[in-house]
The RNA shown here (c-di-GMP-I riboswitch aptamer) has 84 nucleotides and comes from Accumulibacter sp. It was read from a public genome assembly, where an Rfam model found it. Model confidence (mean pLDDT): 88 of 100. The model forms 95% of the base pairs in the Rfam consensus.
RNA sequence: AGUUGACAAAGGCAAACCGUGCGAGAGCGCGGGACGCAAAGUAACCGGUCUGAAGGCUUCGGCCAAGACAGCGGGACUGCCAAC
Numbered sequence: 001a002g003u004u005g006a007c008a009a010a011g012g013c014a015a016a017c018c019g020u021g022c023g024a025g026a027g028c029g030c031g032g033g034a035c036g037c038a039a040a041g042u043a044a045c046c047g048g049u050c051u052g053a054a055g056g057c058u059u060c061g062g063c064c065a066a067g068a069c070a071g072c073g074g075g076a077c078u079g080c081c082a083a084c
Base pairs, nucleotide, nucleotide: 002084003083004082005081012037013036017032018031019030020029021028022027035071041077042076045074046073047072048069049068050067055064056063057062
C1' cells in the first nucleotide's frame, strides 16, 4: 500500500419506543433505551422515497424542492482493529 472481515481484541455508533426542545411537516438536537451496524463516519453527485408552511405554477383538481432521509440503492471521500 492492497485485499478480506472471525464466535478475536481495543474501542465506536444506536432502530423502535419514552422524556424534552425545535420545525408547517417530513424530520432533527439532547437525555434515556438497544433493533441492528465493519464504515450505521462525512457529504445530497445519480436514482429513489418522504414533506408541502412560505414561494412559484395552475385547467383550481392539483403540481413543483431550493426542505428532509447517508439506517433505501449506486458512486465519492476519510478512518479503527485484525488476518493475509